A computed fold for a 100-nucleotide RNA from a Desulfobacterales bacterium, annotated as SAM riboswitch aptamer (S box leader). Its mean pLDDT, the model's own confidence on a scale to 100, is 80. It matches the Rfam family "SAM riboswitch aptamer (S box leader)". Gene Ontology term of the family: regulation of gene expression. It was read from a public genome assembly, where an Rfam model found it.
RNA sequence: UAAUCAUGAAGAGUGGCGUUAGGGAACUGGCCCGAUAAUCGCCCGGCAACCUGUGUUCCGCAAGGUGCCAAAUCCAGCCCGCAAAGGGGACAUGUGGUCU
Numbered sequence: 001u002a003a004u005c006a007u008g009a010a011g012a013g014u015g016g017c018g019u020u021a022g023g024g025a026a027c028u029g030g031c032c033c034g035a036u037a038a039u040c041g042c043c044c045g046g047c048a049a050c051c052u053g054u055g056u057u058c059c060g061c062a063a064g065g066u067g068c069c070a071a072a073u074c075c076a077g078c079c080c081g082c083a084a085a086g087g088g089g090a091c092a093u094g095u096g097g098u099c100u
Base pairs, nucleotide, nucleotide: 003098004097005096006095007094008093013044015043016042017041018040022033023032024031027077028076029075030074045069046068047067049066050065051064052062053061054060055059073092078089079088080087
């Protein structure tokens, strides 16, 4: 990398330093964030999805491994419903575990 399983409406910063014009996965249409510095990188802080550890074990705790910390994966696109619905499903994608 590929495959496979699970899962994604919850949760968590107006932090410091640097960077400097874009950014919110891809495409399209929206909408939003951003020179009051977004994004990205590092540090600090935090959350607790999976693994792990642990307990009085259908539920808790911890924060070791990853991950994550604007808005539902920001909304929609394809199918069902069809007047529709933070309705259901698919596709795509993110994250974790397993395996190769």